[in-house]
């Protein structure tokens, strides 16, 4: 110089004027209450309220997603077990965790570094479409081999039987068919063989020698595996011996097995005061309900209906009486005061001092812990961070707290510091 | 705020390891029947199964994380 890796931090800065919200102080008014007065006056503290003032403090690294842990409240209580569900190398750290540190295997990458849900497949059960001969303690398509037999075919050898020429004939010669034999090769058919080819994601330890008919852990030599043993290590694990002879392919984010965690709801959780209306309960009062009757009244009507007035009725039991129908009006219900409870609406509290922040010092590789000084840093309930101006600069992303708190995961314009790696040039 | 639940062709809607480049129904598109339309009939198109990613040989499906749409809450009776 250029590439790239790890960890931290920042997240427009200033200064003015208006605004918004906690909170707190004065101030003004209002309102009950309490001392206090014979009654005013006055005085304490509260709560409202206010185009009053004044201090102060006012979003986030993610305030998100709601994926995990916890505190807090509730569900009489949450001990133990069933199901259910989570985790899932070893050790540590922590309130817990699936999170964080270290550390071990794998795997990436020249490297600084980054990445694994990384228990068990030899408890049991189940999955593997399509290809492929075979797909789970299998499997013989090709290919290699081996041996007996039948089919073909070739060479060579005998034997039969025809052609053709030679010859008077015996016979020779060419040349065909058919059979028998060795040998050799092609079919089939029986066995062997997992070395090779081929299919698949996987094909039954890998490589080389020997070995054999061909092969084959069948031997042997590394290597890997599996068991035992010693050594390091808290352990994961790792290193070294001896031994075994290849079984025990792969998948548990497929049932399952082991180990350990795990009760549910959720601040709309839940608690406290508490209006109106309407339910719920007591207690009390006032009648009222269906008939009768009346030279009773008024209306409208006109053999009559309606209202009003007045007199009139008890119930159980025994007892009389009684065939039944019918009457009665008890409980009951309606009304009115009164008191008691749930409890809406509002209103307080849960609500921000916390497993808090920051500095220092010890202890540990580190997460983190201990001790000490120091600070108070948002609390709304239509819900508060803005607007306007001036400078300046790299011109400003993603994105708003709602009970709170450890994490994880998502978004994200730029910028800064710190450490470290490779590569190339100079010296 | 907080607890939950879905997402596949134009609607609706089934599959929950490989039979699935994915089933069906209505709607589309041809073509037959009709004078002509509609019912009839036969024939055919249309799905990157919300996006990416992880396990697996092998994911619509398991497992994460994000979108996006929907539901439900508190007190009396």
């Nucleotide at each position: 110089a250029g590439a790239g890796c790890c960890g931290g931090c920042c997240g427009g800065a200033c200064a003015g004027u208006c605004g918004c919200u906690g909170u707190u102080c004065c101030c003004a008014u209002c309102g009950g209450g309490c001392c206090g007065u014979c009654a005013c006056a006055g005085g304490c503290a509260c709560g409202g309220u206010g185009c009053g003032g004044g201090a102060u403090g006012g979003a986030g690294g993610a305030a998100a997603g709601u994926c995990c842990g916890g505190g807090c409240u509730c569900c009489g209580g949450c001990g133990g077990a069933u199901c259910g569900g989570g985790u899932g190398c070893c050790a540590g750290g922590u309130a817990a965790c699936g999170c964080c540190u270290g550390g071990g295997g794998g795997g990436c990458g020249u490297g600084a570094g980054c990445c694994c849900a990384c228990g068990g497949a030899a408890a049991g059960u189940g999955c593997a479409a399509c290809a492929g001969a075979g797909a789970g303690c299998a499997g013989a398509c090709c290919g290699c081999c081996g041996a007996a037999g039948c089919u073909c075919c070739g060479u060579c050898a005998g034997g039969c039987c025809g052609u053709g020429g030679c010859g008077a004939a015996a016979g020779c010669c060419c040349u065909g068919g058919u059979c028998u034999g060795c040998c050799g090769g092609u079919g089939c058919c029986c066995g062997g063989u997992a070395a090779g080819g081929g299919u698949g994601a996987a094909a039954c330890g890998g490589u080389g020698c020997g070995g054999u008919a061909a092969g084959a852990g069948c031997g042997c030599a590394c290597c890997g595996c599996a068991g035992c043993c010693c050594u390091g290590g808290u352990a994961a694990c790792a290193g070294g011996g001896c031994c075994g002879g290849c079984a025990u392919g792969g998948c548990a984010a497929a049932c399952c097995c082991c180990a350990c965690c795990u009760g549910g709801a959720g601040c709309a959780a839940g608690g406290c005061c508490a209006a109106a209306u309407a339910g719920g309960g007591a207690a009390g009062c006032c009648g009222c309900a269906g008939g009768g009757c009346g030279u009773g009244c008024c209306g409208c009507a006109u053999u009559g209906c309606g209202g009003c007035c007045g007199c009139u009725g008890c119930c159980g039991c025994a007892g009389c009486a009684c065939c039944g129908a019918u009457c009665c009006g008890c409980g009951u219900g309606c009304g009115c005061u009164u008191c008691c409870g749930g409890g809406u609406a509002g209103g307080c509290c849960g609500c921000u001092u916390g497993a808090g922040g920051u500095c220092c010092a010890c202890g540990g590789c580190g997460a983190c812990g201990u001790g000490g000084a120091u600070c108070c840093c948002a609390g709304a309930g239509g819900a508060a961070u803005g607007a306007c101006u001036g400078u300046c600069c790299u011109c400003g992303a993603c994105a708003g707290a709602a009970c709170c708190c450890g994490g994880c995961u998502u978004a994200c314009a730029g910028g800064c510091c710190g450490g470290c790696u490779c590569u190339c040039c100079u010296u | 705020g907080g607890g939950c639940c879905a997402u596949u062709a134009g609607c609706a809607a089934a599959g929950c390891g490989a039979c699935c480049c994915a089933a069906u129904g209505c709607g589309c598109u041809c073509c037959c029947c009709u004078g002509u339309c509609g019912a009839g009939g036969g024939a055919g198109a249309g799905a990157u199964c919300g996006u990416c990613c992880u396990u697996u040989u092998g994911a619509a499906u398991c497992c994460g994380a994000c979108a996006u749409g929907g539901c439900c809450c508190g007190c009396c009776a």

Notes: Predicted 3D model of RNase P RNA and transfer RNA as a complex of 504 nucleotides. Rfam match: Bacterial RNase P class A. Rfam classes the family as a ribozyme. From the family's description: Ribonuclease P (RNase P) is a ubiquitous endoribonuclease, found in archaea, bacteria and eukarya as well as chloroplasts and mitochondria. Model confidence (mean pLDDT): 76 of 100.